RNA sequence: UAAGACAAAGGCAAACUCAUCGUAAGGUGGGGGCGCAAAGCCACGGGUCCCGCGGGCGGGAUGGCCGGGUUACCUCAA
Numbered sequence: 001u002a003a004g005a006c007a008a009a010g011g012c013a014a015a016c017u018c019a020u021c022g023u024a025a026g027g028u029g030g031g032g033g034c035g036c037a038a039a040g041c042c043a044c045g046g047g048u049c050c051c052g053c054g055g056g057c058g059g060g061a062u063g064g065c066c067g068g069g070u071u072a073c074c075u076c077a078a
Base pairs, nucleotide, nucleotide: 001078003075004074011036012035016031017030018029019028020027021026034064040070041069042068044067045066046065047062048061049060050059051058052057053056
């Protein structure tokens, strides 16, 4: 520098569920574990979803939908 082995240390945590916040999409915490080599972080572009209305605009959600940006642990099968 590249790569991510049906591998290893460590990590994250879908559905479902309990509590709680929110009009909602959904968020947070506990249990849980389908998966993940950036499933760390950033709503910048696109997608999807929710709310409002004056109906094409305004506000919001999603990073575990895709692209982009950015930082980093482990391994050395190279």
c-di-GMP-I-GGC riboswitch aptamer from Candidatus Oleimmundimicrobium americanum, 78 nucleotides, folded computationally.